[in-house]
Context: one part of a larger RNA
RNA sequence: UGAUGGGGGCCCGCACAAGCGGUGGAGCAUGUGGUUUAAUUUGAAGCAAUGUGCAGAACCUUACCAGCUUUUGAUAUGUCCUGGACGGAUUGGAGAGAUCCGAUCUUCCCUUUGGGGCCGGGAAUAUAGGUGCUGUAUGGCUGUCGUCAGCUCGUGUUGUGAGAUGUUGGGUUAAGUCUCGCAACGAGCGUAACCCUCGCCCUUAGUUGCCAUUAUUUAGUUGGGUAUUCUAGGGGGACUGCCGGUGAUAAGCCGGAGGAAGGUGGGGAUGACGUUAAGUCCUUAUGGCCCUUAUAGGCUGGGCUACACACGUGCUACAAUGGCGGUGAUAGAGGGAUGUGAAGGGGUGAUCCUUAGUUAAUCUCAAAAAGCCGUCUCAGUUCGGAUUGCGCUCUGCAAUUCGAGCGCAUGAAGUUGGAAUCGCUAGUAAUCGCGGAUCAGCACGCCGCGGUGAAUACGUUCCCGGGCCUUGUAUA
Repeated sequence: UGAUGGGGGCCCGCACAAGCGGUGGAGCAUGUGGUUUAAUUUGAAGCAAUGUGCAGAACCUUACCAGCUUUUGAUAUGUCCUGGACGGAUUGGAGAGAUCCGAUCUUCCCUUUGGGGCCGGGAAUAUAGGUGCUGUAUGGCUGUCGUCAGCUCGUGUUGUGAGAUGUUGGGUUAAGUCUCGCAACGAGCGUAACCCUCGCCCUUAGUUGCCAUUAUUUAGUUGGGUAUUCUAGGGGGACUGCCGGUGAUAAGCCGGAGGAAGGUGGGGAUGACGUUAAGUCCUUAUGGCCCUUAUAGGCUGGGCUACACACGUGCUACAAUGGCGGUGAUAGAGGGAUGUGAAGGGGUGAUCCUUAGUUAAUCUCAAAAAGCCGUCUCAGUUCGGAUUGCGCUCUGCAAUUCGAGCGCAUGAAGUUGGAAUCGCUAGUAAUCGCGGAUCAGCACGCCGCGGUGAAUACGUUCCCGGGCCUUGUAUA
């Protein structure tokens, strides 16, 4: 000087408390461990691994296993020899395929006529190749403490020196934020602000949007208009600016007014010096080591989907604030050309047939759902839907291992969950549906969107984490 203390003081955080809803019990989904296996490829390991890399394993992916197969190689550059083609179309045989042996048709460019380009075949050699090892050799990127308020420097002063001071102290703040004081005076990286978005107003513009006005077949449909909504450009607006109290005449704090908004207005992006030899050599790059007829390349099939079990994260429930039937209102944000697919028709349905429009404020996905009315009357039920049987639909060469969906039948556990433990302070929790990425197909996950919409916070004694000052230490 740090680190640390079941030392002290001050302060903060859904940290506790006050509340609301969960997990832990059941079934299923998914990940992990373990076990099994020819293989069940692999990384990740308290918080900060475990719905994580994987925004989507039937083949492919694929790295794993079995078998078959190639050896200058699937790919790159250079040398030599050879061919004129290569390629395209059709096709025969062997094979699981890779591949091997063929057949028919068609077929290059430039040229100084030497050749060159391009492509195929062959040879030899430099070399290719490696998702092989090392993240404790590395770059880059990332998690975490933590959006916590800290981390430093120059000059000066001080101490023999390591260092100290500044950065401590009195107040204050979300903040090393600001103010006062002070052997310090300044400065930098952080904080704040600048950026995006939502909330109010003005203005510009008016189609595909809108409709005060006209007609109407009641459909913004038509005329017309651009007022309103909306869209998207430009501006304004909030600064403790005003008033009162308080404070030290300061910084500020408390209350009030006006205002769409009030004291950082809500949300996002933004992550200091560093810590963790944290993670990643399986994104890529890369040192070293290792393999080179194999640890490289190709293919078929299998596996990653196994299953006495244990754990994590979720979904669905155990019902009446509900189930079922009927009815019918209201979103936002997105996607769409190998796409989205209206209307019409077939089917109980998944879906199929035909096809309009749409390169989208025009057409379409698209039905929003929780709502309301009726019924059921507390039961393992008209709850719950696992599991299983049969029959179908779709995608795709292909659905057996191993996809999703539909119909009929079947109708398991489960009656609110021990110890323990998690999230959340407002348009939040809870609850309800909708969309998107990936994607041929496959979503209870992820990322977004809106609808309905609470309870509680006395407070800081305690648990956890963190910041500042001080103190002890047999610690570095």